About this RNA
The RNA shown here (Bacterial RNase P class A) has 358 nucleotides and comes from a Planctomycetota bacterium. Its Rfam family is "Bacterial RNase P class A". Rfam classes the family as a ribozyme. Rfam links the family to the GO terms tRNA processing, ribonuclease P activity and dimeric ribonuclease P complex. NCBI's taxonomy places the organism under Bacteria, Pseudomonadati, Planctomycetota. The RNAcentral record of the sequence draws on ENA.

[in-house]
RNA sequence: CGGGCAGGUCAUGCCGUCGCGACCGGCGCAAGCCGGCCGAGGAAAGUCCGGUCUCCACAGGGCACGAUCGUGGGUAACGCCCACCGUCCGCAAGGAUAGGGAAAGUGCUACAGAAACAAACCGCCCGCCCAGGCUUCGGCCGCGGCGGGUAAGGGUGAAAAGGCGGGAGUAAGACCCCGCCGGACCCGGCGGUGACGUCGGGACCGGGUAAACCCGAUCUGGAGCAAGGCCAAAUAGGGGAAGAGGAGCGGCCCGCUCCGUUAAAAUUCCCGGGUAGGCUGCUUGAGGCCGCCGGCAACGGCGGUCCCAGAUGAAUGACGGCACGCGACAGGAACCGGCUUACCGACCUGCCCGGAGG
Numbered sequence: 001c002g003g004g005c006a007g008g009u010c011a012u013g014c015c016g017u018c019g020c021g022a023c024c025g026g027c028g029c030a031a032g033c034c035g036g037c038c039g040a041g042g043a044a045a046g047u048c049c050g051g052u053c054u055c056c057a058c059a060g061g062g063c064a065c066g067a068u069c070g071u072g073g074g075u076a077a078c079g080c081c082c083a084c085c086g087u088c089c090g091c092a093a094g095g096a097u098a099g100g101g102a103a104a105g106u107g108c109u110a111c112a113g114a115a116a117c118a119a120a121c122c123g124c125c126c127g128c129c130c131a132g133g134c135u136u137c138g139g140c141c142g143c144g145g146c147g148g149g150u151a152a153g154g155g156u157g158a159a160a161a162g163g164c165g166g167g168a169g170u171a172a173g174a175c176c177c178c179g180c181c182g183g184a185c186c187c188g189g190c191g192g193u194g195a196c197g198u199c200g201g202g203a204c205c206g207g208g209u210a211a212a213c214c215c216g217a218u219c220u221g222g223a224g225c226a227a228g229g230c231c232a233a234a235u236a237g238g239g240g241a242a243g244a245g246g247a248g249c250g251g252c253c254c255g256c257u258c259c260g261u262u263a264a265a266a267u268u269c270c271c272g273g274g275u276a277g278g279c280u281g282c283u284u285g286a287g288g289c290c291g292c293c294g295g296c297a298a299c300g301g302c303g304g305u306c307c308c309a310g311a312u313g314a315a316u317g318a319c320g321g322c323a324c325g326c327g328a329c330a331g332g333a334a335c336c337g338g339c340u341u342a343c344c345g346a347c348c349u350g351c352c353c354g355g356a357g358g
Base pairs, nucleotide, nucleotide: 001354002353003352004351005350006349007348008347009346010345012323013322014321015320016319017318018317020039021038023036024035025034026033027032041329045340046339048338049337050336051335052334053224054223055222056221066219067218068217069216070084071083072082073081074080085099086097087096088095089094100215101214105213106212107209108208109207121154122153123150124149125148126147127146128145129144132141133140134139162181163180164179165178166177167176182205183204185202186201187200188199189198190197191196228280229279230278231277238271239270240269241268242267245259246258247257248256249255287306288305289304290303291302292301293300294299324327
């Protein structure tokens, strides 16, 4: 200098004027006005996982559904994070990993191939029939056909019944024996908390696939802030008290009609109820920043310091100026920890590979 890997930070900035929402102070009966101060994000998003909180349900146990699946840690908890182990990828820094079980059963295994789990297409070997050929006439070879054996050889395939070499054996083979390599299992030694690694011995070798069914182990009550609580116009039903009258016919009287007249009755009042509406839950919290200490790390402990949105038709915007590389994805709605997804770019730190020079 070029290429790459991992992690982190910021994500238009500054000034002025006006506007909007919360809170505090002052003034005002109130509406409101003035001043101060604060006012979205790394994802506020998807609502996928875990929790806090709230209400409901619940003697105990089982099944089903669902989730998870190497080990050890972290955490309030997790399906998240960290470290490590195994496997795979990369020259490397590093990356990926749903990583229990395939001799419990079932399914699937494209194309090719005879066959995809216990297989005979070619080949090899044996027997029988037989065109034909040779013959010293005793026989021998043998196209082709039929039956059988064989997983040693060829061919197909991602994968073909562990692989390779030697021996023994056979009609040819296999089973068998020895050695090496590979695999999973058992026993033992050593190292490690452990997954596991390594060494030795034994018996074994009947593909692959479980984010296919399935089997095993572990875990799991439901609903969600429109949860829930409080105040409370109105209405129904309910409780209590008073009660002989009450209501209508446009105002009054007469009259008429309706309801009622005592054990519970019309009507009135109160309690209660809970709709509209309002208040609360509501933001100080597993909190942020800085320093020290423990830990490889995730994270934890101690000390200091800060207060940093709480709306409810729902605020965070507009205009002007300056700067540059001309500015991405996008906005709270109970809260927190994760994951996932979206995103113009800029900067920082550590490391790897290659080239050149000193």